Transfer RNA from Candidatus Nomurabacteria bacterium UBA5155, 71 nucleotides, folded computationally. The organism belongs to Candidatus Nomuraibacteriota, within Bacteria. It matches the Rfam family "tRNA". It is annotated as a transfer RNA. Its mean pLDDT, the model's own confidence on a scale to 100, is 81.
[in-house]
RNA sequence: GCGGUUAUGGUUUAGUGGUAGAACACCUCGUUGCCAACGAGGAGACCAGGGUUCGAUUCCCUGUAGCCGCA
Numbered sequence: 001g002c003g004g005u006u007a008u009g010g011u012u013u014a015g016u017g018g019u020a021g022a023a024c025a026c027c028u029c030g031u032u033g034c035c036a037a038c039g040a041g042g043a044g045a046c047c048a049g050g051g052u053u054c055g056a057u058u059c060c061c062u063g064u065a066g067c068c069g070c071a
Base pairs, nucleotide, nucleotide: 001070002069003068004067005066006065007064010024011023012022013021018054026042027041028040029039030038047063048062049061050060051059
């Protein structure tokens, strides 16, 4: 330099052109003499910019970062 691949709550991940879901963690309440466990509730995310579209996390382009390969 070229090609491929990945990027989603604090962490690990699912997902599809029409409201983004789960587990763990965190907060509050209940239960308990206390902790843990358990139950109920809550906050929290689509890498950045642009394009297509009525509508983009999803499709296209560029960039950034990580990984793999070729040179």